[in-house]
């Protein structure tokens, strides 16, 4: 200095010929039990690293950045 991945809830990680963003843990809140564990049933959580473009519309498609991580020299 070059080439390729990744970045999406508190964490792991889904969604992908572009159409209102989900799971599993974890948290809270109720049921079952004298209580505990354990299960069961809700619920909150996210402008999709960052700007900027394209399009009726973009987490997805395109351009620049940032960071990690690889490989190459």
């Nucleotide at each position: 200095g070059g080439g390729g991945a990744a970045u999406u809830a508190g964490c792991u990680c889904a969604u992908c010929u572009g159409g209102u963003a989900g799971a599993g843990c974890g948290u809270c809140a109720g049921g079952u039990u004298c209580g505990c564990a354990a299960u069961c049933u809700g619920a909150a959580g996210g402008u999709a690293g960052u700007c900027g473009g394209u399009u009726c519309g973009a987490g997805u498609c395109c351009g620049a950045u940032a960071u990690u991580c690889u490989c190459c020299a």
Predicted 3D model of a 73-nucleotide RNA (transfer RNA) from a Bacteroidales bacterium. Lineage of the source: Bacteria > Pseudomonadati > Bacteroidota > Bacteroidia > Bacteroidales. It matches the Rfam family "tRNA". By type it is a transfer RNA.